The prediction has a mean pLDDT of 82. Predicted 3D model of a 92-nucleotide RNA (c-di-GMP-I-GGC riboswitch aptamer) from Neobacillus rhizophilus.
RNA sequence: UCAGAAAAAGGCAAACUUGGUGAAAAUCAAGGACGCAAAGCCGAGGGUCUAAGGUGGAAAUAGGAGAAGCUAUGAUGGCCGGGCUGCCUGAA
Numbered sequence: 001u002c003a004g005a006a007a008a009a010g011g012c013a014a015a016c017u018u019g020g021u022g023a024a025a026a027u028c029a030a031g032g033a034c035g036c037a038a039a040g041c042c043g044a045g046g047g048u049c050u051a052a053g054g055u056g057g058a059a060a061u062a063g064g065a066g067a068a069g070c071u072a073u074g075a076u077g078g079c080c081g082g083g084c085u086g087c088c089u090g091a092a
Base pairs, nucleotide, nucleotide: 001091002090003089004088011036012035016031017030018029019028020027021026034078040084041083042082045080046079047076048075049074053071054070055069
C1' cells in the first nucleotide's frame, strides 16, 4: 500500500421486551442477537421518516373554530456518496 477466503484476540448489536426523554420521527439505559471488517466518529451532499412550530384554510356552526395538504430548524452513519481514525489476518 492492497485485500478480507479462513482463523484468532477481541468489538458492536437488528427485531422484540422493560424503564427514561420527546409532539412525533426517534433516542438513551438494561435485557436480547438479526446481522456487521469500520455496524468506530462526522447529519454540511442525496434519499427516507417525522411535523411541535409556521403556513393553510375543509366540515359542522348563531357565534369560533380549526381538518387535509405543504414546510426542518427535528431524526436517521444499521439507506447511499463523502471526510477522519483504527484492530486482526494475508499478500506485495
Its Rfam family is "c-di-GMP-I-GGC riboswitch aptamer". Its family is annotated with cyclic-di-GMP binding in the Gene Ontology. It was read from a public genome assembly, where an Rfam model found it.